Background
The part of an RNA shown here (small-subunit ribosomal RNA, 5' domain) has 514 nucleotides and comes from an uncultured bacterium. Rfam family: Bacterial small subunit ribosomal RNA.
Context: one part of a larger RNA
RNA sequence: GACGAACGCUGGCGGCGUGCUUAACACAUGCAAGUCGAACGGGGUUUAGCUGGAAGUUUACUUUUAGUUAAACCUAGUGGCGGACGGGUGAGUAACGCGUGGAUAACCUACCCUAUAGCCUGGGAUAACGCCGGGAAACUGGUGCUAAUACCGGAUACGUUCACUGGACUGCAUAGUCUGGUGAAGAAAGGAGCAAACCGCUAUAGGAUGGGUCCGCGUCCCAUUAGCUAGUUGGUAGGGUAACGGCCUACCAAGGCCGCGAUGGGUAGCCGGCCUGAGAGGGCGACCGGCCACACUGGAACUGAGACACGGUCCAGACUCCUACGGGAGGCAGCAGUGGGGAAUCUUCCGCAAUGGGCGCAAGCCUGACGGAGCAACGCCGCGUGAGUGAAGAAGGUUUUCGGAUUGUAAAACUCUGUCCAAAGGGAAGAAACAAAUGACGGUACCUUUGGAGGAAGCCCCGGCUAACUACGUGCCAGCAGCCGCGGUAAAACGUAGGGGGCAAGCGUUGUCC
Numbered sequence: 001g002a003c004g005a006a007c008g009c010u011g012g013c014g015g016c017g018u019g020c021u022u023a024a025c026a027c028a029u030g031c032a033a034g035u036c037g038a039a040c041g042g043g044g045u046u047u048a049g050c051u052g053g054a055a056g057u058u059u060a061c062u063u064u065u066a067g068u069u070a071a072a073c074c075u076a077g078u079g080g081c082g083g084a085c086g087g088g089u090g091a092g093u094a095a096c097g098c099g100u101g102g103a104u105a106a107c108c109u110a111c112c113c114u115a116u117a118g119c120c121u122g123g124g125a126u127a128a129c130g131c132c133g134g135g136a137a138a139c140u141g142g143u144g145c146u147a148a149u150a151c152c153g154g155a156u157a158c159g160u161u162c163a164c165u166g167g168a169c170u171g172c173a174u175a176g177u178c179u180g181g182u183g184a185a186g187a188a189a190g191g192a193g194c195a196a197a198c199c200g201c202u203a204u205a206g207g208a209u210g211g212g213u214c215c216g217c218g219u220c221c222c223a224u225u226a227g228c229u230a231g232u233u234g235g236u237a238g239g240g241u242a243a244c245g246g247c248c249u250a251c252c253a254a255g256g257c258c259g260c261g262a263u264g265g266g267u268a269g270c271c272g273g274c275c276u277g278a279g280a281g282g283g284c285g286a287c288c289g290g291c292c293a294c295a296c297u298g299g300a301a302c303u304g305a306g307a308c309a310c311g312g313u314c315c316a317g318a319c320u321c322c323u324a325c326g327g328g329a330g331g332c333a334g335c336a337g338u339g340g341g342g343a344a345u346c347u348u349c350c351g352c353a354a355u356g357g358g359c360g361c362a363a364g365c366c367u368g369a370c371g372g373a374g375c376a377a378c379g380c381c382g383c384g385u386g387a388g389u390g391a392a393g394a395a396g397g398u399u400u401u402c403g404g405a406u407u408g409u410a411a412a413a414c415u416c417u418g419u420c421c422a423a424a425g426g427g428a429a430g431a432a433a434c435a436a437a438u439g440a441c442g443g444u445a446c447c448u449u450u451g452g453a454g455g456a457a458g459c460c461c462c463g464g465c466u467a468a469c470u471a472c473g474u475g476c477c478a479g480c481a482g483c484c485g486c487g488g489u490a491a492a493a494c495g496u497a498g499g500g501g502g503c504a505a506g507c508g509u510u511g512u513c514c
Stems, first nucleotide, its partner, number of pairs: 001513003005510005012383006018376002020341001025339003029336003034081003039078002042075016088294003097219008107211002112207007120154004129144006160185011190199002220266003227257003232254008269291004273284004296317005319330004347373001349372003355369001356367004386416004396407004420455001421451006430441001458503005463484003469498005479486002
C1' cells in the first nucleotide's frame, strides 16, 4: 500500500459497488420452463338461430328442458418447438483442462439467411373418450371407438448417396476440386384466410452461427518418489463414430516412456485480470467476462440437430419422508429462507415497465435471467455536524514559584446562512417498437415555499523509533509492550485528570499478500 475481511469503541446523510472465503453439510415452505386451439380428435362454458316437449297464461309471449347449427372462450390428451440456453457451484482435474498459435485433404450444426427443384397417391393404428377391473397410494390392466403437421407403404428425383466407368486441373503424404456416362437407392404436410398476399413441409447447394477432434509451445511442490508400461507400443483386417485414432475386437511383431525428471505422492479449476513494485519480479484468481468440470454418491444409456442431460429416464448405494406393510416418494452447488459449522457474510420483498430468452401468424403467456427496492460503515467517493464579529482574556477546570500560566475567540453575546433535516406544493427522463395504450422503481430524483443552529463526533496516541507533557495515584504491585524496554516512593512508558498530537463517520487491533 491492498482486502469478499473479522473483532473493540463509536456512528448524521447520499451515490456507486460488494456481501458463506468454513460443511460439494442436511434441508420445511413458496416460486425458478414453458408455450402453441392458426397441427388434431374430444370435453366444457356462454350467446344466438331452428325443431320438439312441459309449465304459466293476456293466444301471443315468458320461463324451463332435449336435440341440432353457428360464433366466441377455456382446456386434460395426441402432436410440434423449447426444457443441451439462461441461473448456480469449484468437489474433481497437473490434463490438449486452460492460454496462445495452427490443422481438419478426418467432421457435425435445429432455428436464421440466399438459391434451385418439389409437395402426387394410398394404408393401418393409437391416446383422449366409453365400458369392465386391480391398488391405501403412486399408479396400472383388459376391451371397444376415433383424429392429425403422429406412424407406415407406393409414385416421382433438379440435385444427393452408393457401385462401375471416362476426362480436366491442382496439391501438402494419405489425396483434393471440377465435369461426363450407365445402373441402383432414398422425400414431403398441411394450416389460416372471401381472396391475393401469408405461416409451414421435402431434397440439395452455399452462408452465418455454434461446436467436435488433432498438433507446436507454455502451465505448482517433493528425488527423503528412479524406474514405469500388457491394449502396453506398432502393424494387418474388421467393427464403431458426425469424424481421425487401440476408440474396440481378432491375429502378428516386441515394442513405448524416463535424469531435458517417467512413475508415484501432495496441492490446485485455468485465463482475461486483481494487489504490490521504479521495473524485473512476487502473491492472488472474490465481483465482472471467456473456457472447463460438476448437479445427493457411483454407473448407464434413451430421446434429440445438440445431453450421457441441475429442476428427464433406468440401476445400485447412503439418507429423509408416506404407507392399509403389499409398496411408493424425494434430491436448493437456481431465488428467498431454515438448521448446522464458523471470527464471519443479507429479504421466505416488488415487477415483467426496460434489456434479453422460450413458444406463438398474432394478441399474448412464461421468465427468482434481468430491472428494482430491503438489510449491513463491508468498501470507495462526496457532503454535513455551522459562518462572521466577539477580551471583561468571564465563570468553571487544570496547574502554579501564588505573581501568574493555560483551556481560549474557545464560550456567552450580536449579526447571518440553510447544505443536510422537517412540513407543504409541484413533479420527471428512463417509453421504443405502433396510431393509441403501457413505469416495478416511485410521488423516487429534482424544483419551489415555510421553519429553525435547531437533530448530527468519535477513536487512537503523547519514553525512543514517531507528531504530541504536566499533575496526582500506585510502588518490580497493579499493570504496559510492535522492537528497545518501563514499574522496587519524586514514573513524560502503569491508572486517572487537565493539556496536546493524529485521523475523522470513522478510529484502532488482528489476519493475509507485496